RNA sequence: ACCUGAAAAGGGCAAACCUGCCGCAAGGCAGGGGCGCAAAAUUACCGGUCCUAAGGAUGUGCGCGGACAGCGGGAUUACCAGG
Numbered sequence: 001a002c003c004u005g006a007a008a009a010g011g012g013c014a015a016a017c018c019u020g021c022c023g024c025a026a027g028g029c030a031g032g033g034g035c036g037c038a039a040a041a042u043u044a045c046c047g048g049u050c051c052u053a054a055g056g057a058u059g060u061g062c063g064c065g066g067a068c069a070g071c072g073g074g075a076u077u078a079c080c081a082g083g
Base pairs, nucleotide, nucleotide: 002083003082004081005080012037013036017032018031019030020029021028022027035070041076042075043074045073046072047071048068049067050066051065055062
């Protein structure tokens, strides 16, 4: 440097749900909680999904714009153990 995650140590993160706050919403933040996770660390670059107060229309759809990294891929970085 690369590959792997069966076992082990120290640990780490935290789904649903509940409470409070923010947001039109998707959703976010904090606390509780713990389904799971070896990148469930970071990043909207590609695909995807979801929302949408501008606009347009007044019926859906579209959509400025936004959300999701725990949907897949890419990029960057990283603990332990084994090879």
Model confidence (mean pLDDT): 85 of 100. This is a predicted structure of an 83-nucleotide RNA (c-di-GMP-I riboswitch aptamer) from Novimethylophilus kurashikiensis. The source organism's lineage runs through Bacteria, Pseudomonadati, Betaproteobacteria, Nitrosomonadales and Novimethylophilus.